[in-house]
RNA sequence: GGGGCUAUAGCUCAGGUGGUAGAGCGCUUCGUUCGCAACGAAGAGGCCAGGGGGCCGAUUCCCCUUAGCUCCA
Numbered sequence: 001g002g003g004g005c006u007a008u009a010g011c012u013c014a015g016g017u018g019g020u021a022g023a024g025c026g027c028u029u030c031g032u033u034c035g036c037a038a039c040g041a042a043g044a045g046g047c048c049a050g051g052g053g054g055c056c057g058a059u060u061c062c063c064c065u066u067a068g069c070u071c072c073a
Stems, first nucleotide, its partner, number of pairs: 001072007010025004019056001027043006049065005
């Protein structure tokens, strides 16, 4: 220098032929307990790495950029 993959909740990750996003763990509250743990119930937490394009509408499609991993030279 060129190619490929990844970027979504605090962490690990899903997600769909475009129609306003979910799980596990973690956190908060409540119940059971004298209390803890455990279990059960409820809840908070995300503008889906950044910018642009096209679309009625983008986390999803196209382009560029950034960061990480990887292959070739």
Molecule: transfer RNA
Organism: Glutamicibacter sp.